[in-house]
RNA sequence: GGGCCUGUGGGGUAGUCUGGUAUCCUAGGGGCUUUGGGAGCCUUUGACCGCGGUUCAAAUCCGCGCAGGCCCA
Numbered sequence: 001g002g003g004c005c006u007g008u009g010g011g012g013u014a015g016u017c018u019g020g021u022a023u024c025c026u027a028g029g030g031g032c033u034u035u036g037g038g039a040g041c042c043u044u045u046g047a048c049c050g051c052g053g054u055u056c057a058a059a060u061c062c063g064c065g066c067a068g069g070c071c072c073a
Base pairs, nucleotide, nucleotide: 001072002071003070004069005068006067007066010026011025012024020056027045028044029043030042031041032040049065050064051063052062053061
């Protein structure tokens, strides 16, 4: 220098191909229950790596970057 793959709540993960309410687990807050704790149950908080483009609508499609990994040179 070239090619490919990955990037989603605090942690993990589905969804991307085929654009249309962002899924689930865990964690945090509140409540019920308990003498107390744990477990269980209810409720709630919180995310699409960045910028631009296409579109009524982008996590998803396109372009340029950033970070990590693999291969070639």
A computed fold for a 73-nucleotide RNA from a Thermoplasmatota archaeon, annotated as transfer RNA. The organism belongs to Thermoplasmatota, within Archaea. The same sequence occurs in records of 2 taxa. Rfam family: tRNA. Rfam's curators write: Transfer RNA (tRNA) molecules are approximately 80 nucleotides in length. Gene Ontology term of the family: triplet codon-amino acid adaptor activity.